[in-house]
């Protein structure tokens, strides 16, 4: 320099263009123990990279930019 993927909570990872987003780990509290540990129950935290377009509607599609990643050169 070209070419591809990928960016969604503190951490990993879902989500046909349709309820502003599932679950898990952690992390707060309860309950259970003599205390823990294991279980079990509840809550907690994301407007999806950043900026624009298309759209009645966009995490999704379209450009552009940013960062990581692999390949070719």
């Nucleotide at each position: 320099g070209c070419g591809g993927g990928c960016g969604u909570a503190g951490c990993c990872c879902a989500a046909c263009g349709g309820c502003a987003g599932a679950g898990g780990c952690a992390c707060g509290g309860c309950u259970c123990u003599c205390a823990a540990a294991c279980a079990g129950c509840c809550g907690c935290a994301a407007g999806u990279g950043u900026g624009g377009g298309u759209u009645c509607g966009a995490a999704u599609c379209c450009c552009a930019c940013c960062g990581c990643c692999c390949g070719c050169a």
This is a predicted structure of a 73-nucleotide RNA (transfer RNA) from an Acidimicrobiales bacterium. Rfam family: tRNA. Lineage of the source: Bacteria > Bacillati > Actinomycetota > Acidimicrobiia > Acidimicrobiales.